[in-house]
RNA sequence: GGGCCUGUAGCCUAGCCUGGAUAGGGCACCAGCCUUCUAUCUCCAUAGAGAAAGUGAGCUGGGGGUCGGGGGUUCAAAUCCCCCCAGGCCCG
Numbered sequence: 001g002g003g004c005c006u007g008u009a010g011c012c013u014a015g016c017c018u019g020g021a022u023a024g025g026g027c028a029c030c031a032g033c034c035u036u037c038u039a040u041c042u043c044c045a046u047a048g049a050g051a052a053a054g055u056g057a058g059c060u061g062g063g064g065g066u067c068g069g070g071g072g073u074u075c076a077a078a079u080c081c082c083c084c085c086a087g088g089c090c091c092g
Base pairs, nucleotide, nucleotide: 001091002090003089004088005087006086007085010027011026012025013024020075029062030061031060032059033058035056037054038053040051041050042049043048068084069083070082071081072080
């Protein structure tokens, strides 16, 4: 220098070929509920009750996206076209 592939939320990922309705899902995060366990404090007095904190599981709800950047085509672009950027692989 040339060719191919990838880029979507804090992380992972579907959707792209074949343009269409609010960009879907998982993890994480936030809030609430329920429950398990742990030490602590109080009441009580050996059998219990209550308070508040932490912890594991579950359920419900919520926030978060200029779809790598720019331009073009189109009524309409994550999707099609062009250029560029980043990463990976191959060729010279």
Model confidence (mean pLDDT): 80 of 100. Transfer RNA from a Candidatus Woesearchaeota archaeon, 92 nucleotides, folded computationally. It matches the Rfam family "tRNA". It is annotated as a transfer RNA. Rfam's curators write: Transfer RNA (tRNA) molecules are approximately 80 nucleotides in length. The organism belongs to Candidatus Woesearchaeota, within Archaea. The sequence was found in a public genome assembly.